[in-house]
Molecule: c-di-GMP-I riboswitch aptamer
Organism: Virgibacillus sp.
RNA sequence: CUCAGAAAAGGGCAAACCUACUGAAAAGUACGGACGCAAAACCACAGACCUAAGGCGAACUCUGCUAUGGUGGCUGGGUUACGAAG
Numbered sequence: 001c002u003c004a005g006a007a008a009a010g011g012g013c014a015a016a017c018c019u020a021c022u023g024a025a026a027a028g029u030a031c032g033g034a035c036g037c038a039a040a041a042c043c044a045c046a047g048a049c050c051u052a053a054g055g056c057g058a059a060c061u062c063u064g065c066u067a068u069g070g071u072g073g074c075u076g077g078g079u080u081a082c083g084a085a086g
Stems, first nucleotide, its partner, number of pairs: 003086001012037002017032001019030004035073001041079003045076003048071003054066003
């Protein structure tokens, strides 16, 4: 430096849900709370998925398409990191 991550030690993060706020929504932030996670740390480049304000279309007040919005706890990829045996 690369692969890999047994048993341990120190620990770390925090799903659903609750409350408050932001947002058109998806969702996000903070407190509480733990389903789980060896990168469940960071990054929206690629794919996938969610939403549709605005725009376009159609309609007669219904409804279709669309990301410039979002999800890193969907996958790939990039960057960084604690502690051992091999």